The RNA shown here (transfer RNA) has 76 nucleotides and comes from a Candidatus Dormiibacterota bacterium. The RNAcentral record of the sequence draws on ENA. It matches the Rfam family "tRNA". Its family is annotated with triplet codon-amino acid adaptor activity in the Gene Ontology. About the family: Transfer RNA (tRNA) molecules are approximately 80 nucleotides in length.
RNA sequence: GGGGCGAUAGCUCAGCUGGGAGAGCGCCUCCCUCGCACGGAGGAGGUCGUCGGUUCGAAUCCGAUUCGCUCCACAA
Repeated sequence: GGGGCGAUAGCUCAGCUGGGAGAGCGCCUCCCUCGCACGGAGGAGGUCGUCGGUUCGAAUCCGAUUCGCUCCACAA
């Protein structure tokens, strides 16, 4: 320098053929208990890496770019 994969909630990750942004764990409140744990109910939490484009509409398609992993090539 070139190719591939990945980046979504605090963490681990789903998200199909473009239209509802989600799950588990964690956190908060309540119930349960003498109290804790377990269990039950509810809730908060998001610039979907960044910028731009296409579209009525983008996490999803296109271009550029940053970071991580990996492969190839070159040089020392």